[in-house]
Molecule: Guanidine-I riboswitch aptamer
Organism: Pseudonocardia sp.
RNA sequence: GUGAGGCGCGUCUAGGGUUCCGCCCCGGUGACGGGGGCUGGUCCGAGAGAUGCAGGCGGCCGCGCCACGUGCGGCCACCCCACGGCGGGACAAAAGCCCGGGAGAC
Numbered sequence: 001g002u003g004a005g006g007c008g009c010g011u012c013u014a015g016g017g018u019u020c021c022g023c024c025c026c027g028g029u030g031a032c033g034g035g036g037g038c039u040g041g042u043c044c045g046a047g048a049g050a051u052g053c054a055g056g057c058g059g060c061c062g063c064g065c066c067a068c069g070u071g072c073g074g075c076c077a078c079c080c081c082a083c084g085g086c087g088g089g090a091c092a093a094a095a096g097c098c099c100g101g102g103a104g105a106c
Base pairs, nucleotide, nucleotide: 008053009052010051011050012049015044016043020041021040022038023036024035025034026033027032055079056078058076059075060074061073062072063071081101083104087099088098089097
């Protein structure tokens, strides 16, 4: 420098807006209508946040097999690091969501 494969899911939080609920304002006898993201509920939600599960590698033990290989189960240890736009996209809309461990920087 090039090529291939992998980098999972659930729950929660930071955060986010406004489809629904609620709240507030206005109109109305009323049913209800209009407006306001407004502490909240529903909702969305992190690669660089938390947690759990799954998974992977190494070692040991066991099972199966004539045997080897392969496979399965259990135990122990490990799974590091991570500065990051503009702009675009979806859902009702927005976002730390997706483009994106991108562009770029070091």